A computed fold for a 73-nucleotide RNA from a Bacillales bacterium, annotated as transfer RNA. It was read from a public genome assembly. The source organism's lineage runs through Bacteria, Bacillati, Bacillota, Bacilli and Caryophanales. It matches the Rfam family "tRNA". Rfam classes the family as a transfer RNA.

[in-house]
């Protein structure tokens, strides 16, 4: 230099053919316990990497950029 993959909650990941973004773990609150952990219940937590475009509507399609990873030279 060229090609490809990934980027979504604190962490690990889903999210189908465009139609209001979810799970597990962690943390928090409560229950239970003489008490702690395990357990049970609840509530919260995201400008979907960034900019632009298409569309009535974009995590999703197009484009540019950035970061990380892999391959080729």
């Nucleotide at each position: 230099g060229c090609c490809g993959a990934u980027u979504u909650a604190g962490c690990u990941c889903a999210g189908c053919u465009g139609g209001u973004a979810g799970a597990g773990c962690a943390a928090c609150u409560g229950a239970a316990u003489c008490g702690u952990a395990a357990u049970c219940a609840g509530a919260a937590g995201a400008u979907c990497a960034u900019g632009g475009g298409u569309u009535c509507a974009a995590c999703u399609c197009c484009u540019a950029u950035a970061a990380u990873c892999g391959g080729c030279a």